[in-house]
C1' cells in the first nucleotide's frame, strides 16, 4: 500500500534553525520574506489505545504512558439523488468516493 470497524461544523502555537514553497491530487480560493516546507526544543488541544467508577456500558471520572493534532468545516467542489434557481453560470440537502486520525488484522 491493500483489508476491517470508529471518527471527521469543537479544541489548541510560540522559540530556534532553514530560506522558497504550502494547503493530499486536480479545479478554485487561500496562507506564505511582516518568512513556506523540513527539522529541533518548550509548550497546548484531544481523549482513539490507556488508567479509573459502576453488575456492566455506547455512561461519569482522569492523563502517567502510545500515536494524533495546534489557519480556513476534512478550506471549498469534484460522482448521484432530491429541491429551488438563473439569460446563463449557480444555491440548498442527502448519500457516495477520495482523503486523514486511531484500534484491529496481517
Nucleotide at each position: 500500500g491493500a483489508u476491517u470497524c470508529a471518527u471527521c461544523c469543537a479544541g489548541a502555537g510560540u522559540g530556534g534553525u532553514g530560506g522558497a514553497g504550502g494547503g493530499a491530487a486536480c479545479g478554485g480560493c487561500c496562507c506564505u520574506g511582516u518568512g513556506a516546507a523540513g527539522c529541533c526544543a518548550c509548550g497546548g488541544c484531544a481523549a482513539c489505545c490507556c488508567c479509573u467508577g459502576u453488575a456492566g456500558a455506547u455512561c461519569g471520572g482522569g492523563a502517567a504512558g502510545g500515536u494524533g493534532c495546534c489557519a480556513a468545516c476534512u478550506c471549498c467542489g469534484u460522482c448521484g439523488g432530491c429541491g429551488c434557481g438563473u439569460g446563463a453560470g449557480g444555491c440548498g440537502u442527502c448519500g457516495g468516493g477520495a482523503g486523514a486520525u486511531g484500534a484491529a488484522a496481517g